[in-house]
RNA sequence: AACAGAUCCCAGGCUAUAUGAGCCGCCCAACCCCGUCAGGAUCGGAAGGUAGCAGCGGUAAGUGGAUUUCAUAUGAGACCCGGACCAUUUGUUGCU
Repeated sequence: AACAGAUCCCAGGCUAUAUGAGCCGCCCAACCCCGUCAGGAUCGGAAGGUAGCAGCGGUAAGUGGAUUUCAUAUGAGACCCGGACCAUUUGUUGCU
């Protein structure tokens, strides 16, 4: 000096961590959520109707769990793969 590899740098993939959603359970709104509305109220000559409290059922919200799925983020991993060759380093070859 050349060639090849490694470290470093960059991109992608995968993994990790965190958060959110999805899944399961519990709980679940005096009224300002939904449905059904006893009683009572009210309209009607009557048949029936109207609104609707309590209750009941459901849901939102909340809470716990499971860690499989999805999404987002990271100064994580250096695992896979590619790129770039500044610097460092290893090996081979050649020259001085």